This record gives sequence, structure tokens and C1' cells, in this order.
RNA sequence: UAUGUAAAAGGCAAACCUCUUGAAAGAGAGGGACGCAAAGCCACCGGCCUGACUGACAUUCAUUUGUUAAAGGUAGCGGGGUUGCACAAA
Repeated sequence: UAUGUAAAAGGCAAACCUCUUGAAAGAGAGGGACGCAAAGCCACCGGCCUGACUGACAUUCAUUUGUUAAAGGUAGCGGGGUUGCACAAA
């Protein structure tokens, strides 16, 4: 410097449950472990999810319903950026 086959120490924690928060997706805390070598951090690119309020369009008897934009979320969807522990081997 690059890589992550094996081991050890340590770390994180899906589903689900409880509480809080949000319109929702989701998030936070506690319990809990499916998994994870960046499952540490960052929404820059693509994807996916939500979409109350506001706008546009469609729809409705309607102030109804839907799509979508702005917006929000997902870093445990992928890419990218950035930081980093241990050991092995080269």
C1' cells in the first nucleotide's frame, strides 16, 4: 500500500415487542438478534418508500379520490465520497 480466506478481542443490530415522535414513509430510547469487515459518517448519482399542507393535472355531487412537483425518508438497495479497529497473508 492493496486485499478480506481463517482465528481472536472488541463493535454494530433486522424482524418483532414497549414507550416517544411524525400527516406518512420513517426516526429516537429500551428490550431483542436476522445478519454485518465499515451494518462508522455524508442524500452527490441512480433506485425504492412517503407525500399532510401548498402548487399543477386528472377525477368526483363534493371541500371526493388519485397522480405528480416541491418536500421528507432509506447509508441494512447499489454506486460514489470520507474516516477507521484487530489479525493473517503478500